[in-house]
Molecule: TPP riboswitch aptamer (THI element)
Organism: Aureimonas glaciei
RNA sequence: CCUGCUCACACGGGGUGCCCUUCGGGCUGAGAGGCGUUUGCGCCAACCCGUCGAACCUGAUCCGGCUCGUACCGGCGGAGGGAUUGCGGGCGUUUCGGCGA
Numbered sequence: 001c002c003u004g005c006u007c008a009c010a011c012g013g014g015g016u017g018c019c020c021u022u023c024g025g026g027c028u029g030a031g032a033g034g035c036g037u038u039u040g041c042g043c044c045a046a047c048c049c050g051u052c053g054a055a056c057c058u059g060a061u062c063c064g065g066c067u068c069g070u071a072c073c074g075g076c077g078g079a080g081g082g083a084u085u086g087c088g089g090g091c092g093u094u095u096c097g098g099c100g101a
Base pairs, nucleotide, nucleotide: 001098002097004091005090006089007088009086010085011050012049013048014047017027018026019025020024033044034043035042036041056081057080058079062075063074064073065072
């Protein structure tokens, strides 16, 4: 400075990577999982997000930093895409929550 917040259910959307001495272990994170497979994908679980949309995708194995690393941090980003939210309970307008210094 801005602003309602939170929980449950229903519906919808999304990602599941990198590395190593490799079947075991390590890194970041809310989440890196399981099963099936005709290897194209499909289903389920947890987690996150639903236009107040940076959940997530494209750009992109991009640029800078760091690193063993295509991971991680920042830029890119007042770029382009992206799912619909609905209902109920609780708290509340000085709270909670968000942004900046």